The RNA shown here (small-subunit ribosomal RNA) has 1512 nucleotides and comes from Bubalus bubalis bubalis. It matches the Rfam family "Bacterial small subunit ribosomal RNA". The coordinates come from a structure-prediction model, not an experiment, and the mean pLDDT is 84. NCBI's taxonomy places the organism under Eukaryota, Opisthokonta, Theria, Bubalus, Bubalus bubalis. RNAcentral holds the sequence, with entries from SILVA.

RNA sequence: AGAGUUUGAUCCUGGCUCAGAGUUAACGCUGGCAUCGUGCAUAACACAUGCAAGUCGAACGGGACUUUUCUUUGUAGCAAUACAAAGUAAAGUUUAGUGGCAGACGGGUGAGUAAUGUAUAAGAAACCUACCUCUGAGUGGGGAAUAACAGUCCGAAAGGAUUGCUAAUACCCCAUAACAUAUUUAGAUGGCAUCAUUUAGAUAUCAAAGAUUUAUCGCUUGGAGACGGUCUUAUAUUCUAUCAGCUAGUUGGCAGUGUAACGGACUACCAAGGCGACGACGGAUAGCCGGCCUGAAAGGGCGACCGGCCACAAGGGCACUGAGACACGGGCCCUACUCCUACGGGAGGCAGCAGUGGGGAAUUUUGGACAAUGGGCGAAAGCCUGAUCCAGCAACGAUGCGUGGAGGAUGAAGGUUCUCGGAUUGUAAACUCCUUUUGAUGGGGAAGAAAAAAAUGACGGUACCCAUCGAAUAAGCCACGGCUAACUACGUGCCAGCAGCCGCGGUAAGACGUAGGUGGCAAGCGUUACUCGGAAUUACUAGGCGUAAAGCGCGCGUAGGCGGAAUGUUAAGUCUGUUGUGUAAUCUCUGGGCUCAACCCAGAAACUGCAACAGAAACUGGCGUUCUUGAGUGAGGCAGAGGAGAUCGGAAUUCCUAGUGUAGCAGUGAAAUGCGUAGAUAUUAGUAAGAACACCAGAGGCGAAGGCGGUUUACUGGGACAUAACUGACGCUGAGGCUCGAAAGCGUGGGGAGCAAACAGGAUUAGAUACCCUGGUAGUCCACGCCCUAAACGAUGGAUACUGAAGCAAGGAAGUUUCGACGCUUUCUGGCUUGAAGCAAACGCGAUAAGUAUCCCGCCUGGGGAGUACGAACGCAAGUUUAAAACUCAAAGGAAUUGACGGGGACCCGCACAAGCAGCGGAGCAUGUUGUUUAAUUCGACGCAACGCGAAAAACCUUACCAAGGCUUGACAUAGGAUGCAUAGUCGUGAAAGCGAUGAAGUAAAAGCAAUUUUACAUCCAUACAGAUGGUGCAUGGUUGUCGUCAGCUCGUGUCGUGAGAUGUUAGGUUAAGUCCUAAAACGAGCGCAACCCUUGUCUUUAGUUGCCAGCAGUAAGAUGGGGACUCUAGAGAGACUGCCGUAGAUAAUACGGAGGAAGGUGGGGACGAUGUCAAAUCAUCAUGCCUCUUACGUCUUGGGCUACAAACGUGCUACAAUGGUCGGAACAAAGAGAAGCGAGAUAGUAAUAUGGAGCAAACCUCAAAAAACCGAUCUCAGUUCAGACUGUGGGCUGCAACUCGCCCACACGAAGACGGAGUUGCUAGUAAUCCCGAAUCAGCAUGUCGGGGUGAAUGCGUUCCCGGGUCUUGUACACACCGCCUGUCACGCCAUGGGAGUUGGGGGGACCCAAAGUCGGUGAGCUAACCAUGCAAAUGGAGGCAGCCGCCUAAGGUAAAACCAAUGACUGGGGUGAAGUCAUAACAAGGUAGCGGUAUCGGAAGGUGCCGCUG
Repeated sequence: AGAGUUUGAUCCUGGCUCAGAGUUAACGCUGGCAUCGUGCAUAACACAUGCAAGUCGAACGGGACUUUUCUUUGUAGCAAUACAAAGUAAAGUUUAGUGGCAGACGGGUGAGUAAUGUAUAAGAAACCUACCUCUGAGUGGGGAAUAACAGUCCGAAAGGAUUGCUAAUACCCCAUAACAUAUUUAGAUGGCAUCAUUUAGAUAUCAAAGAUUUAUCGCUUGGAGACGGUCUUAUAUUCUAUCAGCUAGUUGGCAGUGUAACGGACUACCAAGGCGACGACGGAUAGCCGGCCUGAAAGGGCGACCGGCCACAAGGGCACUGAGACACGGGCCCUACUCCUACGGGAGGCAGCAGUGGGGAAUUUUGGACAAUGGGCGAAAGCCUGAUCCAGCAACGAUGCGUGGAGGAUGAAGGUUCUCGGAUUGUAAACUCCUUUUGAUGGGGAAGAAAAAAAUGACGGUACCCAUCGAAUAAGCCACGGCUAACUACGUGCCAGCAGCCGCGGUAAGACGUAGGUGGCAAGCGUUACUCGGAAUUACUAGGCGUAAAGCGCGCGUAGGCGGAAUGUUAAGUCUGUUGUGUAAUCUCUGGGCUCAACCCAGAAACUGCAACAGAAACUGGCGUUCUUGAGUGAGGCAGAGGAGAUCGGAAUUCCUAGUGUAGCAGUGAAAUGCGUAGAUAUUAGUAAGAACACCAGAGGCGAAGGCGGUUUACUGGGACAUAACUGACGCUGAGGCUCGAAAGCGUGGGGAGCAAACAGGAUUAGAUACCCUGGUAGUCCACGCCCUAAACGAUGGAUACUGAAGCAAGGAAGUUUCGACGCUUUCUGGCUUGAAGCAAACGCGAUAAGUAUCCCGCCUGGGGAGUACGAACGCAAGUUUAAAACUCAAAGGAAUUGACGGGGACCCGCACAAGCAGCGGAGCAUGUUGUUUAAUUCGACGCAACGCGAAAAACCUUACCAAGGCUUGACAUAGGAUGCAUAGUCGUGAAAGCGAUGAAGUAAAAGCAAUUUUACAUCCAUACAGAUGGUGCAUGGUUGUCGUCAGCUCGUGUCGUGAGAUGUUAGGUUAAGUCCUAAAACGAGCGCAACCCUUGUCUUUAGUUGCCAGCAGUAAGAUGGGGACUCUAGAGAGACUGCCGUAGAUAAUACGGAGGAAGGUGGGGACGAUGUCAAAUCAUCAUGCCUCUUACGUCUUGGGCUACAAACGUGCUACAAUGGUCGGAACAAAGAGAAGCGAGAUAGUAAUAUGGAGCAAACCUCAAAAAACCGAUCUCAGUUCAGACUGUGGGCUGCAACUCGCCCACACGAAGACGGAGUUGCUAGUAAUCCCGAAUCAGCAUGUCGGGGUGAAUGCGUUCCCGGGUCUUGUACACACCGCCUGUCACGCCAUGGGAGUUGGGGGGACCCAAAGUCGGUGAGCUAACCAUGCAAAUGGAGGCAGCCGCCUAAGGUAAAACCAAUGACUGGGGUGAAGUCAUAACAAGGUAGCGGUAUCGGAAGGUGCCGCUG
C1' cells in the first nucleotide's frame, strides 16, 4: 500500500467480497512448563447452608467462674492447722442487659434514568459537616425513673402483659455564661441588587459526665481549619418530524409554610404568562466519565477489569434515629413469592464471599490468613473485617522457555510418484559424540517485618542455589484454483460434496473425498460472532447532481445565510502572553526492579480542553459619519404571436333549400361495411352554424415557466437602448408560506361544424379485444369553480465577477456614406453556428460554460421490492404530496470500441434477376434416401455444403448384419522352452469349418575340415499378450467439404486515443482483383490477387520412325526406292507488353476506338483455395488418448441378408414422335486400353456367340464399326411402322455356383405415356443442346462416374426486384452474436409482507371510587414520674406529653372509556424466487403501427386507442 467481481474487450460510475488489528468471548481438533492478569455479557430469575459489623467492663448495675481476706457452723486433730458448708469483703476472668461509638464506610449490581444524571468551567452575599487539628471559656448543685433481675400470667412459636427492686458518661431540673442565637441603638469600611464585614452598647434565651489512678482519656459552649456533602448556573451529552404544537403549579408576582439552605419545593390570593423548526411535547434506546479498540489523522465503535460520579437493594410507598440515611445484611405498611404452624398466628429477602437450581454457546473453590495494606471500636492489650493478601480451577488472554545439539550418504528400508531411467520424503532416520533448560530424587534456603528492642509469615520449605539420573517426560492445527505462501496421484462423475467473493463437480477435478508432498502459524491452530480499518462507500479534513443515483415545473417572498467604497470607534469572533484547572491510573519518553519479557516502580512530558486576567486591532461582526460604481426612480424615443376584454373579416368543412344532371360515389395494398334511382357524387345559386386563422413565417420575436399567431379598438405587465437629474447599499439567495402552472380529467350552465377515446360494423389474421376502412358518443369550444401532474427538457437551480477568436441574423444608439433606401465601422442587449485554453469517463461543453472563483437554496448514496404499504395532509372524485421495511440479487448502470444483425441507407459484383435455349416436377424404368417390414434387412452421410454420396462394381468372397455349427495364447505380431515327431496324400463323419483315423519320403539355408552352432519353417507347452468395422469426430492427429478463386486477412515502426482500439486498409478515381494512380500521419512489409507451372491456339528451329508424300521412280496398296518440303510427333525457342496512334481522364491510373497481328487488353481451359467460420464430416481408409469386451463385443465356417415394399422424396435413362421412325447406300474423329491381355483375316450360327490363333508389351498389331450428319426409299398424324415397360419360350457368356440375385441374343407379348400443376434447375461460345467413342473398377455385371472428339445455336435492354457476396455508413437493450434478446397474464412449489370481522397481551397517561403505613394540622371529656403552684400529709391543679378520634396528602387495589405498541386471525391483495409448463410477442433494427412521458378509456395478457408533450 491494495486486490477480486458487471464486458467479447475498454474506460467510468457503483455496490458486494477479501487481506489487518482487536475481544470479559464461545465452538472444533490438540495440549509440556513458568510469570502476570482475567473469569454470569443471559434470568435486577429463585435461593438450601456457612460466613461477610462489630466493639468498648477504663460509662453502668447484675450474673457466672477462679483466687484471696474475714466471720460463723460442722468434722478430724492436743494444738497449729486441714477439709466441708454458709456468709462477707477484695482481686482476676467473662458478658446477657442499660449506655456510647460504628452499622450512611468498605463490598455488590446497572434495573431505572435522555436529565432531580454525567463531564468541564464557574457561583453560594442562600448552606451543613460526627470523629480529627489549632484555639477561647467552662465542667457547680439537685432530682425522678428504667432494663437487666425476681415473682405471676398469656402464647405452639415468635414474642408479650403485669407487679416489685436497682445503676449510669441513660433521662430531667436549677445555677453560671458569651466573641453563641434573636431583637434593637449609634457608627466605620467594603461590595454584587437583596446586602457583607466590623466597632461600641441594651434586652432576652440556652451548657456540662464522668472514668481510671496520677499520667491522661472524656464532657459542655464558642471561633478557625481540614475532610466530606448540599444547592444553583453555563456549555456539551443517542435515534426518530410517518411525534408539531406542548403547558394549569403551568410562567411570574405578593404574603406565608417548610428546609441546613435558595426556590411553586409547598399553601392562599393576583396576573396570563412560559416552552417550541437553534426541534418543545411524544416515542424508542441507554447508567455517565477518565479511558479502551481501531485509524496516518480527522473520525468511528465501545464503556469488562482499574479509578471518579450517579442510581438501586424481591416490586412499591413511608417516615424514624442520627453529624450524615429516607438506610443492601435497621423499622412500619401494601403486593408477589417461599418457609414454619398446635390454623389462632408468625418468619424471610446473596445485585456481599463461597455455593445451589434455573436460563444460556458460555464464565471458577461452600479454600487459607488477618503476616502485610486499610477500616470499625477501644486508653491499651486486643477483638472484628469473604475489604484485602494469598492459594485452588479454566490455554480465557499477554509474555517467556522447552520438546534437544553437533556429526552422519549406501542418499538404507518403507511410503508416494514415474516417461520404469529415475525423482521425492531426505541429514530426515539409523548410527557416533555431547548437553540437561524442563523433569525426577536428595541437600541448603530467602526478601516480603516496619519505630530502640522483643515477638509476629497465610503464601511456603515457595522463589532461588547445589548435587545425582537420564534424550530421557513434552507437537499440533489449518491451508495448498485466483485473491493468497504452498501440487501431484487415486476415488467420485452436476452424484456425493465444497464455497469469504469469483466460482468448482455432467469420466482425464491442482477447487469434492483420501494419500503422499508442500506452505503457514505454533502450545496452540482454525471456525463463528461482534467492532474499527481498507470504504474518499455520508466526503469537517475530503464526494457529487447534462447522459451513470441526483436541479423543486416556474416565480414572488418570510425567517435564516451571505453581502460594495471611504473613515472613526468598539473588542463579540480572531491572535499573543500569563494564571488557575484539566484526580490518580492509562498513552509517550527516560531511568530503574523481577535471570529476559509481559508486569511493576520513579521521573519527565503530555492531556491538543475550559475559565480568568492583560494586550493587539489587519480581517469578520457591532455602532457612527460619508460616497456612488451595485440596486432603484425620473424624463426620451423604440421593438414585440406578452396578458385580459370587446368588435369585425374572408377562405375552407358540414348541414339545409332550390336548380341542372345521371349511375354511380366513397374507400383501400386489395376489398367490404357505408351513401345513392325515395336521384347521391358532380355542378350552380342562396341561407345557417361552429371551430380554426393559409400566404406573411424566419435556426425570427415576446414571456418567469406553462405558453403566445386573422383584423381593429380601449385597458395593462415586462424589456433593451440612450441620458445621468434623484435616492444612497435600499442588494443576492431563499427552509417553511403564497401565486401561476400543457394535456387529460371533474362539477354547474351553455355550445356542438369538423375531429374523435369508448362503442358498432367491414376487412386483415392462426386469432386481431390492434394497425386499415365506414360510422360514431363523451370530449375538444365558451363562462365560472376544481384538479396540480408531464420526456413540465437545455434531462443543465439562482446571482455576481473574470477568461484568446471567427461568422450569422434580431432590437437600440453613435459615427460614416448617400438625394434616399441599402451599406460600412464601433458599441450595448437578447437569439444562434464554429471553435482556443480549460474541463470532462467519454460523448461533448466552451463569454447563454459542463471553464476559473464566491454566496445561497434544492437533491443523491447499489439493483429490485417501490414512488409501493401504513400513517398524515390536500381533493367532489380520479388521485396528488410526503414516504418506509421485510425479503431478494452480485450486479444494475453510463460513455465509447470491435464485431454480428436489421422486414436501415449508399455503392459494387455474380447465369443472382432479366432476355433466351434445354430441362426437372406428370409416365415407365434405373439408382440413392426416408419410412415400414424383417432373424438380419450392417454402418456412416441430413438445408445450401446428405440422398447415381463413402461404394472406380454386394450371386460366394467382399461383409462389418442375422441364424446355426466350431476354436480359445487364438486367423495375425513379438519373446522363452522342447522336438524335427509333424507336413503331402487317402479314408470316416459333417452343410462346411472342423474333428477322428491312417500315413510314403524325409526338413531347408548359412558358417565350419568336422563335431556342432545360428537362422528360417512346422508342431507342442507355459506366460506375457494378441484381437475388436465395440463407444466417444463434443478428447485428438491427418484428410476433406463450405463460404469462395470471394478480395480479402494481418504485422513492424511511427502517430492519435486514459483505454478497448484507430490510422495504415479510409477518401477521389480505376480494376476481374486491397489491381493501379492521386490525395492523405503515415512509411514499409507479409499471407492472399496477378505472374511463374500444365494444356490449347501461330511461327521458327532441331530430329525424321512405327508417322508423312510435294517433286522423281514405283505399287492393288506410302507396299518399296527416295525425300524432310508439308502434315504430324516432341525437344528448344519466338510471340502480346495497353508496346504504337487517337479520344476521354487530373499531364495519373485507366477506359473507349483504331492499326498491325495467328492471337488484344488476365487470348481459352486447368492445377493452384489467404486469415478464418460452421464443437461442419470422418474413431468404418489410416493413426491415436481414454473407456469397454477377453471360452467373446475376438476368430473360423455354411446358409441367409445388405436386392424386402403400402407409401414419400432426390438424381438420372427412355419416350410421348415427321427437325421423326424403319430400311438401304456411302463418309469424316479424338482420346485411350491391351499378355492369366487385346485378339485380326477365315469358318459356323438369324444373333448373342463359338471354333481357331495371324499380329501386337504397341505412332507398327488388335479393340475399332465412330454416331449424328449426308444420299435415297417408305410410313402420313394414329396410342401409330411412335414408345418400349411387363411377361412367356428358346438360346449364349462368365463363374465352384446365376433360386433368392448377373449380363447378352432371337421370337412372341406391347403397359403407362400424346410435352407435364404449384413450383424449380443448368447454361453467355466452340458454350447450351445433340451424337457417338474410350477408360477405371471388373471373372461377369454401367442408364452411374471420369475422359475424348463430331455437329453446333439463341439471348444479354439493363440492375427496379429475388438470392448470395464485398466495401462504406447508420441503429442496437445482440456478443452462444436475430435460430439473439425479452414483456405480461395464467398454472404449480416456497418465502417475507400489506389489508382483515376480530381475539390476546403489554407499557404509559388522564378521570372517578376506596385507601394501609406515615408526616403534618386539628381535637384530645381518657392516660400521664421528674418542672411549677397549693397542701403537714394524702392529694389536687397547671405546664408538657401520650393513646384515641377527625382532616389533607398518599402506595397498592378497583371501575369505565379512549389512544398507542406487539402477537395472532377465516379470507384476501400485490411482491420476490424457482429446471425444461401454458397463451401470446409488447420492447431492443424503421423490432415490422418509431418509441417514451402525463392523463382518460377499453381489453385474457403483454397492451391498444384518444388528447397534449419529448427526441433518449